[in-house]
RNA sequence: CCUUAUUGAGAGCGGUGGAGGGACUAGGCCCAGUGAAACCCGGCAACCCCUGUACAUGGAGUAUGGAAGGUGCCAAAUCCUACAGAUUUUUAUCUGAAAGAUGAGG
Numbered sequence: 001c002c003u004u005a006u007u008g009a010g011a012g013c014g015g016u017g018g019a020g021g022g023a024c025u026a027g028g029c030c031c032a033g034u035g036a037a038a039c040c041c042g043g044c045a046a047c048c049c050c051u052g053u054a055c056a057u058g059g060a061g062u063a064u065g066g067a068a069g070g071u072g073c074c075a076a077a078u079c080c081u082a083c084a085g086a087u088u089u090u091u092a093u094c095u096g097a098a099a100g101a102u103g104a105g106g
Base pairs, nucleotide, nucleotide: 001106002105003104004103005102006101007100012041014040015039016038020031021030022029025082026081027080028079042074043073044072047070048069049066050065052064053063054062055061078099083096084095085094086093087092
């Protein structure tokens, strides 16, 4: 970089640390000395995984369980908007895309 799946659930009243953080740009709105980032510990989840289990099968599979290992994640919907469309007098609401994030494969 390409393909594909997911993206409104869940996760600490701990230690070190010491001023930033919420991906980028813009606008908003938030978090933070009652302690940000980062690291450690702890936890969540179940993508990979477990020659799992049951069923099915030509093959792909469907349902369900586990958590040792590989990732990931642990304020707010991916914090919200940005592009297109629908409703509406407007405010606004809804749907889809794009972009991003993560896994698996290439």

The prediction has a mean pLDDT of 84. Predicted 3D model of a 106-nucleotide RNA (SAM riboswitch aptamer (S box leader)) from a chicken gut metagenome.